[in-house]
Molecule: SAM riboswitch aptamer (S box leader)
Organism: Schinkia azotoformans LMG 9581
RNA sequence: UUCUUAUCAAGAGCGACUGAGGGACCAGGCCCAUAGAAGUCCAGCAACCUCCAUAAUGGAACGGUGCUAAAUCCUGCAGAAUGAUUUCAUUCUGAAAGAUAAGGU
Numbered sequence: 001u002u003c004u005u006a007u008c009a010a011g012a013g014c015g016a017c018u019g020a021g022g023g024a025c026c027a028g029g030c031c032c033a034u035a036g037a038a039g040u041c042c043a044g045c046a047a048c049c050u051c052c053a054u055a056a057u058g059g060a061a062c063g064g065u066g067c068u069a070a071a072u073c074c075u076g077c078a079g080a081a082u083g084a085u086u087u088c089a090u091u092c093u094g095a096a097a098g099a100u101a102a103g104g105u
Base pairs, nucleotide, nucleotide: 002104003103004102005101006100007099008098013042015041016040017039021032022031023030026076027075028074029073043068044067045066048064049063050060051059052058053057072097077094078093079092080091081090082089083088
């Protein structure tokens, strides 16, 4: 770099430093932020790898990662239902894209 598989509505800060942006990309919305964004450190959460016992499964959290506003913040493509019948709105399902892990290339 790319492929496969699994998961993505739970959970986690009244901290320190710092100081203006941030919510992946594009578009449209909607939000967060000087009552402190992003980042770093500390702290915490979770349990994919890991470890222990096991029939199912349960437990642990030293280590490798990950995560700590809002569903992956929502929509974008396809289908269905309902309401309106030109357009459209709402809900649901799936896809696509993305994130994380494990394994492969």